[in-house]
Molecule: Bacterial RNase P class A
Organism: Blastocatellia bacterium
RNA sequence: GGAGCAGAUCGGGUGAUCGCUGCCCGUUUCGCUUCCCGUCAGGGAAGCGGGCCGGGUAGAGGAAAGUCCGAACACCAUAGGACAGCAGGCUGGCUAACGGCCAGGCGGGGCGACCCGACGGAAGAGUGCAACAGAGAAGAGACAGCCCUACCCCCUCGCACCUCGUGUGCCAGGGGCGGGCGAUGGUGAAACGGUGAGGUAAAGGCAUCACCAGCGAGUGUGGCGACAUACUCGGCUAGGCAAACCCCCUGCGGUGCAAGACCAAAUAGGGAGGCGGUCCCCACGCUGGUCCGGCUCAACUCCGGUGGCCCCCCUUCGACCCCGGUCGAAGCGGCCCCGGAACCGUCUCCGGGUAGGUCGCACGAGCGGUCCAGUAAUGGCCCGCCCAGAUGAAUGAUUACCCAGGGCGCCCGACUCGUCGCGCGCCUGGACAGAAUUCGGCUUAUAGAUUCGCUCCACGA
Numbered sequence: 001g002g003a004g005c006a007g008a009u010c011g012g013g014u015g016a017u018c019g020c021u022g023c024c025c026g027u028u029u030c031g032c033u034u035c036c037c038g039u040c041a042g043g044g045a046a047g048c049g050g051g052c053c054g055g056g057u058a059g060a061g062g063a064a065a066g067u068c069c070g071a072a073c074a075c076c077a078u079a080g081g082a083c084a085g086c087a088g089g090c091u092g093g094c095u096a097a098c099g100g101c102c103a104g105g106c107g108g109g110g111c112g113a114c115c116c117g118a119c120g121g122a123a124g125a126g127u128g129c130a131a132c133a134g135a136g137a138a139g140a141g142a143c144a145g146c147c148c149u150a151c152c153c154c155c156u157c158g159c160a161c162c163u164c165g166u167g168u169g170c171c172a173g174g175g176g177c178g179g180g181c182g183a184u185g186g187u188g189a190a191a192c193g194g195u196g197a198g199g200u201a202a203a204g205g206c207a208u209c210a211c212c213a214g215c216g217a218g219u220g221u222g223g224c225g226a227c228a229u230a231c232u233c234g235g236c237u238a239g240g241c242a243a244a245c246c247c248c249c250u251g252c253g254g255u256g257c258a259a260g261a262c263c264a265a266a267u268a269g270g271g272a273g274g275c276g277g278u279c280c281c282c283a284c285g286c287u288g289g290u291c292c293g294g295c296u297c298a299a300c301u302c303c304g305g306u307g308g309c310c311c312c313c314c315u316u317c318g319a320c321c322c323c324g325g326u327c328g329a330a331g332c333g334g335c336c337c338c339g340g341a342a343c344c345g346u347c348u349c350c351g352g353g354u355a356g357g358u359c360g361c362a363c364g365a366g367c368g369g370u371c372c373a374g375u376a377a378u379g380g381c382c383c384g385c386c387c388a389g390a391u392g393a394a395u396g397a398u399u400a401c402c403c404a405g406g407g408c409g410c411c412c413g414a415c416u417c418g419u420c421g422c423g424c425g426c427c428u429g430g431a432c433a434g435a436a437u438u439c440g441g442c443u444u445a446u447a448g449a450u451u452c453g454c455u456c457c458a459c460g461a
Base pairs, nucleotide, nucleotide: 001457002456003455004454005453007451008450009449010448012402013401014400015399016398017397018396020059021058022057023056024055025054026053028051029050030049031048032047033046034045035044036043037042061432065443066442068441069440070439071438072437073256074255075254076253085252086251087250088249089248090104091103092102093101094100105119106117107116108115109114120247121246126245127244128241129240143185144184145181146180147179148178152176153175154174155173156172158170159169160168161167162165193212194211195210196209197208198206213237215234216233217232218231219230220229221228222227260359261358262357263356270350271349272348273347274346275345276344277343278342286340287339288338289337291305292304293303294302307336308335309334310333314331315330316329317328318327319326320325321324366385367384368383369382371380372379373378403430405428406427407426408425409424410423412421413420414419415418
């Protein structure tokens, strides 16, 4: 100098003008409550709440995002347990908790700094799956190839026998339309351990031998542990996938601040009570009466009777005159009084819900700093600080200057000679994004700048 790895921090600044939201102070005004004075017209003081105006003060993020995990908090549900379902899955630690973090083990990648991993179980539970290529994809396979011992068949030569034929048998050689093989080639992500020897017709872990790899068991050593390592033994090889079903272990009740709590209008409807009314046409608003007697141990209920006045109307009965009336008595007839139910009107009160308002809701698993314990995550002592609370939803707009950064031009300097550095001028120029109950994480987006540490390569001393 170049190429990288990993961590941390920041992510524009200052001013002017005009605005927005919360809180505080002042002024003024309105409403309510309480108290005081009063000649009853009113006046004054204090507190609370709202509005106008003025001033002060605070006002988005590292992710406020996705809403993916874990909690706080609230309500609902709930004897206990199991099934189903969902989630997690190496070890130790941290934490309120976690699928998060720290440290380690194992496996994989990179020359390296370092990075990645859903990392329990696949012979000794069971089921299932494997594209394309390939002969064959799980107790497999014969395309090319190798071989002909044995089985089947064909050809050639020779020998033997007889019933002399297209006969039968035997030896040798060659061969496949019959077999053997899994060594070689080839396919694939993966082809049923590897090398050498023995063995064979050719072969092959082939109940053979030696060494190696892998698997399992036992013992020793180190480690809290995951695990590592050494030795011995075993059977002779068991393939992959559980982010396929499944098995094992662990955890889980549900809904989310629009949770939920409180205050509470108009209108409509619900309940309770007071007062008044229920007139006429046309048939009525129904029912009842202080009390007495009976039943009964007694009482309610029940049964029988039962308010007052009058015959004006109606009806019945009696008498008289005499055939139409008169007089008298009475009633289930008329009028009146009282109580209750029901209905209508009106007034008062109560309760529920809606609109609206207040709380939840900003002192918290809080933020900053020194020190201590710990490899670290993290924890502890002490000191300091108070840091948005909107709800059709504030945190903004315009503008000036400056600061990083980028481009172009000029000057100077350095050397490894085409790059770097300093200065000046002009132009340009700041990403991703926006709280909504609150925390702890994860994931995703992010122009650019600063900084600690480390690795590899090249060159110089």